[in-house]
């Protein structure tokens, strides 16, 4: 110093061919069951998609940068 590769809910992660309105598990919270807890079964809440700018009628999904982290190369 140079190339690639991720970054999406509290955790793991899906969505990449731009337009159903951002999703699942597990977690959290209520309520049913039980004597009680666990389990179980029903229902909720939580996210402006790392941060900025651009393209577009329309961006998590293009394209430019900066940050963090992996990894390789000299």
């Nucleotide at each position: 110093g140079c190339c690639u590769c991720u970054a999406u809910a509290g955790c793991u992660c899906a969505g990449c061919g731009g337009a159903u309105u951002a999703g699942a598990g597990c977690a959290c919270c209520u309520c049913a069951c039980u004597u009680g807890u666990a389990a179980u079964g029903a229902g909720g809440g939580g996210g402006u998609c790392g941060g900025g700018g651009g393209u577009u009628c329309a961006a998590g999904u293009c394209c430019c940068u900066c940050u963090a982290g992996a990894g390789g190369c000299u």
Transfer RNA from a Candidatus Pacearchaeota archaeon, 74 nucleotides, folded computationally. The source organism's lineage runs through Archaea, Nanobdellati and Candidatus Pacearchaeota. It matches the Rfam family "tRNA". From the family's description: Transfer RNA (tRNA) molecules are approximately 80 nucleotides in length. It is annotated as a transfer RNA. Model confidence (mean pLDDT): 82 of 100.